[in-house]
Context: one part of a larger RNA
Molecule: small-subunit ribosomal RNA, 3' major domain
Organism: metagenome
RNA sequence: CGACGGGGGCCCGCACAAGCGGUGGAGCAUGUGGUUUAAUUCGACGCAACGCGAAGAACCUUACCUGGGUUUGACAUCCCGGGAAUCUCUAUGAAAAUAGAGAGUGCCCUUCGGGGAGCCCGGAGACAGGUGCUGCAUGGCUGUCGUCAGCUCGUGUCGUGAGAUGUUGGGUUAAGUCCCGCAACGAGCGCAACCCCUAUCUUUAGUUACCAUCAUUCAGUUGGGGACUCUAAAGAUACUGCCCCGGUCAACGGGGAGGAAGGUGGGGAUGACGUCAAGUCCUCAUGGCCUUUAUGCUCAGGGCUACACACGUGCUACAAUGGGCAGUACAAAGGGUUGCAACACUGCGAGGUGAAGCCAAUCCCGCAAAGCUGCUCUUAGUUCGGAUUGGAGUCUGCAACUCGACUCCAUGAAGCUGGAAUCGCUAGUAAUUGUGGAUCAGCACGCCACGGUGAAUACGUUCCCGGGCCUUGUACA
Numbered sequence: 001c002g003a004c005g006g007g008g009g010c011c012c013g014c015a016c017a018a019g020c021g022g023u024g025g026a027g028c029a030u031g032u033g034g035u036u037u038a039a040u041u042c043g044a045c046g047c048a049a050c051g052c053g054a055a056g057a058a059c060c061u062u063a064c065c066u067g068g069g070u071u072u073g074a075c076a077u078c079c080c081g082g083g084a085a086u087c088u089c090u091a092u093g094a095a096a097a098u099a100g101a102g103a104g105u106g107c108c109c110u111u112c113g114g115g116g117a118g119c120c121c122g123g124a125g126a127c128a129g130g131u132g133c134u135g136c137a138u139g140g141c142u143g144u145c146g147u148c149a150g151c152u153c154g155u156g157u158c159g160u161g162a163g164a165u166g167u168u169g170g171g172u173u174a175a176g177u178c179c180c181g182c183a184a185c186g187a188g189c190g191c192a193a194c195c196c197c198u199a200u201c202u203u204u205a206g207u208u209a210c211c212a213u214c215a216u217u218c219a220g221u222u223g224g225g226g227a228c229u230c231u232a233a234a235g236a237u238a239c240u241g242c243c244c245c246g247g248u249c250a251a252c253g254g255g256g257a258g259g260a261a262g263g264u265g266g267g268g269a270u271g272a273c274g275u276c277a278a279g280u281c282c283u284c285a286u287g288g289c290c291u292u293u294a295u296g297c298u299c300a301g302g303g304c305u306a307c308a309c310a311c312g313u314g315c316u317a318c319a320a321u322g323g324g325c326a327g328u329a330c331a332a333a334g335g336g337u338u339g340c341a342a343c344a345c346u347g348c349g350a351g352g353u354g355a356a357g358c359c360a361a362u363c364c365c366g367c368a369a370a371g372c373u374g375c376u377c378u379u380a381g382u383u384c385g386g387a388u389u390g391g392a393g394u395c396u397g398c399a400a401c402u403c404g405a406c407u408c409c410a411u412g413a414a415g416c417u418g419g420a421a422u423c424g425c426u427a428g429u430a431a432u433u434g435u436g437g438a439u440c441a442g443c444a445c446g447c448c449a450c451g452g453u454g455a456a457u458a459c460g461u462u463c464c465c466g467g468g469c470c471u472u473g474u475a476c477a
Stems, first nucleotide, its partner, number of pairs: 002476001003474003007471007015461002019425005026316008034307002042053002064302007073127001077126002079123005086103007107116003129291002132289003138285002140280003143276001145274001150189006156165003169180003195268004200236007210225002214223002239262001242256005318418001322377007334365003339358002343354004384415001389410007431453007
């Protein structure tokens, strides 16, 4: 100087407390361990692995296993020989491929002999290839402490020196934020601000959006309008600016006015010096090692989907603040041409057949759901709950047996609020309710985004956890 302490002081954080809802019990989905297996490919392991890489394993993917094949190779550059490229057919085969037959002559130059570019086939070797090993050889990227308020430097001063000072102290702040003081004076990386979205207003612009006034219509449908909504560009607005009180005539704090908004308005992006030899050689790049008729390449089938069990994360419930039936209202944000599909007919339904429109503020996906109104059920393993199983189907796709999703009929399991323990959340949040998107032929209870309805509680900092500053002890570095 650090690190540590079941040392001290000050302070902060959904850290506790106060509340609301869960997990842990049930069924299912999904990931992991274990076990099994020819293989169940690999990685990730406290927080910070376990709905994680994987924004989508039937084949492909695919790295694994079994078997069939192949050796200059699926891919790149170079050399030689032949042939236009290309297309068709036959046999064998599970395919990959192997063996054979036929059709066919383009472009540029030309001395018409031929040469060249491109592509294909064959050959020799230099080489290719490796999701093989090492993340403890690495780059890059990422997680984490932590959006915590810290981490340092130059000059000066002090100390023999390691170092100290500055950065400590008194206040204050979300903040090493600012003020005052001080052997320090300045500065850098962080904080804040500058960026984006959102909340209010103005101007400009009105089509595909809008409709107050005037006509018109079933309908903003049409004429018309440029007010309103909205769209999307440029601006304005918030700064403790004003008032009162406290405070050191300070920083700042408390209250008030005005205001759409008040003291960082709300949210996002943004992650200092560093820590964990944290993660990744299977995104990519790369040193070294290993492999080269195989640890490369290719194909078919299987596996990654197994199942006594254990754990994590979710979904659905256990019901009356509810289930069922009928009627009825209100979104936002997205996506759409190998695509979204109105509408009509058809099927109980998943869907099918035909088909308008739309490269989309125009058309479509597309009826939002919870909500509200009425009827019914009356506390029951039930008209709760829907697992499981049988049967019949639909769709995608060469192909749904292993192993897809959905529909209909039947079946109707566990489950009556969950032990010890444990998680999230402070406001348009939790809870609850639907909607869209990426991936994608098909497949979502996951992920990402969007709106609707919309709470309770916070006395407080003694305690648990994590962190910051000062100080103290130490046989630790």